[in-house]
RNA sequence: CUCUUAUCAAGAGUGGUGGAGGGGAGGGCCCGAUGAAACCCGGCAACCGGCAGAUCUUAUGUCAGACUGUACGGUGCUAAGUCCUACAGAACUUCCGUUCUGGGAGAUGAGAG
Numbered sequence: 001c002u003c004u005u006a007u008c009a010a011g012a013g014u015g016g017u018g019g020a021g022g023g024g025a026g027g028g029c030c031c032g033a034u035g036a037a038a039c040c041c042g043g044c045a046a047c048c049g050g051c052a053g054a055u056c057u058u059a060u061g062u063c064a065g066a067c068u069g070u071a072c073g074g075u076g077c078u079a080a081g082u083c084c085u086a087c088a089g090a091a092c093u094u095c096c097g098u099u100c101u102g103g104g105a106g107a108u109g110a111g112a113g
Stems, first nucleotide, its partner, number of pairs: 001113008013041001015040003021031003026085003042078003047074003050070004055066003082105001087102006
């Protein structure tokens, strides 16, 4: 970098350093000197591994899988629904437009090349 797959409406700081940018890109709309990015600390969550538990499946048994918990390790996350939208369809609406579904794109985990 490409592919497969799961998830994406919940949750998380009155902290320290730092100094002007940030929210992926286009269109919007926002956040920011009452302090952006980044780093540290704290926190959240529970994807993978570990550990613990009782039940179910296969089974002689073990192992394994499913489930629940924990938060020890590996990631991740910590404004706004993935901030909204772009494509297709549907419903409603006099119009402006609103809502819903799917897809695409993206993010993260796990696996493969």
Predicted 3D model of a 113-nucleotide RNA (SAM riboswitch aptamer (S box leader)) from a Bacillota bacterium.
Its mean pLDDT, the model's own confidence on a scale to 100, is 80.
The organism belongs to Bacillota, within Bacteria.
It was read from a public genome assembly, where an Rfam model found it.